This is a predicted structure of a 694-nucleotide part of an RNA (large-subunit ribosomal RNA, domain II) from a bovine gut metagenome.
Context: one part of a larger RNA
RNA sequence: GCCUACGAGUUGCGUCGCCGGCGCGAGGCUAAGCCCCUCAGGGGCGGAGCCGGAGCGAGAGCGAGUCUUAAUUGGGCGUAGAGUGCCGACGAGCAGACGCGAAACCUAGUGAUCUACCCUUGCCCAGGGUGAAGGCGCCGUAGCAGGCGCUGGAGGCCCGAACCAGUUUCCGUUGAAAAGGGCUUGGAUGAGGUGAGGGUAGGAGUGAAAGGCCAAUCAAACUGGGAGAUAGCUCGUACUCCCCGAAAUGUCUUUAGGGACAGCCCCGUACGCAGAUGCGCAAGGUAGAGCUACCGAUUGGAAGCGAGGGCUUCGCCGCCUGUCAAUUCCAGACGAACUCCGAAUGGGCGCAUCCCAAGGUGCGGGAGUGAGUCGGCGGGUGCUAAUAUCCGUCGGCGAGAGGGUAAGAGCCCAGACCUCCGGCCAAGGCCCCAAAGAGCGGUCUAAGUUGAGACGGAACGAGGUGGCGCCGCAUGGACAGCCAGGAUGUUAGCUUGGAAGCAGCUAUUCAUUCAAAGAGUGCGUAACAGCUCACUGGUCGAGCGGAGCCGCGUGGAUGAUGAGCGGGCAUCAAGACCGCCGCCGAAGCCGAGGGCGCGAGGGAGGGAUCCGCCGCGCGGUAGGGGAGCAUUGAUACCAGCGCUGAAGGCGAACCGCGAGGUUCGCUGGAGCGGUAUGAAAAGAAAAUGUAGGC
Numbered sequence: 001g002c003c004u005a006c007g008a009g010u011u012g013c014g015u016c017g018c019c020g021g022c023g024c025g026a027g028g029c030u031a032a033g034c035c036c037c038u039c040a041g042g043g044g045c046g047g048a049g050c051c052g053g054a055g056c057g058a059g060a061g062c063g064a065g066u067c068u069u070a071a072u073u074g075g076g077c078g079u080a081g082a083g084u085g086c087c088g089a090c091g092a093g094c095a096g097a098c099g100c101g102a103a104a105c106c107u108a109g110u111g112a113u114c115u116a117c118c119c120u121u122g123c124c125c126a127g128g129g130u131g132a133a134g135g136c137g138c139c140g141u142a143g144c145a146g147g148c149g150c151u152g153g154a155g156g157c158c159c160g161a162a163c164c165a166g167u168u169u170c171c172g173u174u175g176a177a178a179a180g181g182g183c184u185u186g187g188a189u190g191a192g193g194u195g196a197g198g199g200u201a202g203g204a205g206u207g208a209a210a211g212g213c214c215a216a217u218c219a220a221a222c223u224g225g226g227a228g229a230u231a232g233c234u235c236g237u238a239c240u241c242c243c244c245g246a247a248a249u250g251u252c253u254u255u256a257g258g259g260a261c262a263g264c265c266c267c268g269u270a271c272g273c274a275g276a277u278g279c280g281c282a283a284g285g286u287a288g289a290g291c292u293a294c295c296g297a298u299u300g301g302a303a304g305c306g307a308g309g310g311c312u313u314c315g316c317c318g319c320c321u322g323u324c325a326a327u328u329c330c331a332g333a334c335g336a337a338c339u340c341c342g343a344a345u346g347g348g349c350g351c352a353u354c355c356c357a358a359g360g361u362g363c364g365g366g367a368g369u370g371a372g373u374c375g376g377c378g379g380g381u382g383c384u385a386a387u388a389u390c391c392g393u394c395g396g397c398g399a400g401a402g403g404g405u406a407a408g409a410g411c412c413c414a415g416a417c418c419u420c421c422g423g424c425c426a427a428g429g430c431c432c433c434a435a436a437g438a439g440c441g442g443u444c445u446a447a448g449u450u451g452a453g454a455c456g457g458a459a460c461g462a463g464g465u466g467g468c469g470c471c472g473c474a475u476g477g478a479c480a481g482c483c484a485g486g487a488u489g490u491u492a493g494c495u496u497g498g499a500a501g502c503a504g505c506u507a508u509u510c511a512u513u514c515a516a517a518g519a520g521u522g523c524g525u526a527a528c529a530g531c532u533c534a535c536u537g538g539u540c541g542a543g544c545g546g547a548g549c550c551g552c553g554u555g556g557a558u559g560a561u562g563a564g565c566g567g568g569c570a571u572c573a574a575g576a577c578c579g580c581c582g583c584c585g586a587a588g589c590c591g592a593g594g595g596c597g598c599g600a601g602g603g604a605g606g607g608a609u610c611c612g613c614c615g616c617g618c619g620g621u622a623g624g625g626g627a628g629c630a631u632u633g634a635u636a637c638c639a640g641c642g643c644u645g646a647a648g649g650c651g652a653a654c655c656g657c658g659a660g661g662u663u664c665g666c667u668g669g670a671g672c673g674g675u676a677u678g679a680a681a682a683g684a685a686a687a688u689g690u691a692g693g694c
Stems, first nucleotide, its partner, number of pairs: 001694006011095003015092003019088006027051003033045005055062002065077004098236002101233001105226006116200009125190001127159003130155001134151006163187003169182003202218001205213002239628006249262005263369002265366007273359001275354007288341001289339002295335002299331005306324002308321004372397010402413003417594004422590003428584003431568003437581001439580006450570002460555002464552005470546004481539005487512003492506003518533001522531002595618005602611003629683001631680002634677005640672002648667008
């Protein structure tokens, strides 16, 4: 891992609610107990007691009333709707209460054959080295001291086996081993190692102290018991079909992943509402707008109280102002907590119409939900950041399949009862992958830009290119190029060492000659010179110059494994924009056949009910409701079936929407079924489920 078996909403109650069935009914029922019988049972007796039949008041008490009050014209609770017993469904309460699961707590015991420490008594430590004290001899000292040699054999001394330990590394890691093996290493006369016997016990022991050890278990051992502890937590919870179908919100919560009540779903019942649109009425202060309409903030200008500064004075005054500035005026603009104004939507009420539907409300019963999430729109927080967060509102996913988007819960299209080798469309597409146009007409793009909804791209830059209008020049010859001129007073004046068009300053920068030529556009010189420009003539012969707006493109544009629009690839397009025709395209819609549910009318029937036509409906998680199938006992019947072959097994055909059923064949070899009713140890794929097998 697979197979087989087992494996989870049960049972009890003098409990409660509601629904259904049955009995009796102003009543209903017996409990214990007793008697009888055909004795796990049945029948009878038994009225104690319980519920109902009257309530109100704290009570005395009164009573269809009563309480409140001095008293109620009042007000509260009652009177005018039948209950009760048993059975069944659902739900609640108390019990282990759907099943499995703790970490733990308490109680009584069992453990020191492992290990820790202690007690008693034994045993063990090859060999080698070092050479303390002491002693002896000699020397030495006044005597000590001291020196040298020999002797001696101390030491938690040294090296190193046994023994004990466990340093580093490799191996081992479903091991040879639930702690080992190899190399290496520490101690090895000591606080040493070890045998045997004994002692200390669970909040206790023991501990050279690591929370270590106390039998492979230790921040409180193990075994039995309380015990099915508790688990607002996790996991699991078993046949079928049909109808409806949520929530992830509000308030409160030692509450936040749990609850209570409300909201939303289902079932029953009663009422006959709800909804949409139109018209009418009233409410409102948002969007917008406005502010000499308030509050607050605010820019420029004018006037300017007052202040600052200056002048003046003995002082009061007075005069002035490149400063600040109340206030007023002119002009401009701002505000969630400003408003002289003020919508659209939305909501309320009334009337009318529509809805062929029941979508609404009341009451009773059963839930689940109370982690939401994305998108559009209106906002707060944030950075007008976030697959961010918090509200409102709508849509979706959740619980929604199908088509599109290359792929992709929340986007676009569209809501799947079943069948069809029929048709039409939606979004989106129509060169190939790949269904349908290399469709038609027009323009643009040259960047493979692009072929993407956003899948990247901005400020800004540029004689890219197309379009539009505007301003100017031009056959009296424009623009560009080429040829020629570009002068004189004068080196303007000042300044300066110099300043001559061209360092700088000044200037109504003037005037002359001219076709034209600046008291000079740039280069240049120390200053001149020189080159050039403006300006003019000639040549040439038709358009030229400028600013603006719009379309498409271009630079800006750098990332780490190989690129690419989904790919191939595509350039009068298979790109972009405008217009047009056709086609493809889904579980949408239509057509055809079939199934199921609900409903008014119709037909049949005494009725429950049934029939067919018609209309509407049939996605679905949590969840509610309905109808069924199968299994195992029980009771009754079938004068049921069976060795002329039961159950079970294997296979086939048929029936049923399905759970399943029937028949036949083979196998098997002794029991089994149908109908009705009733009862459950009543359905397995999951629980790291339990046991066995492979």
Notes:
RNAcentral holds the full RNA, with entries from MGnify.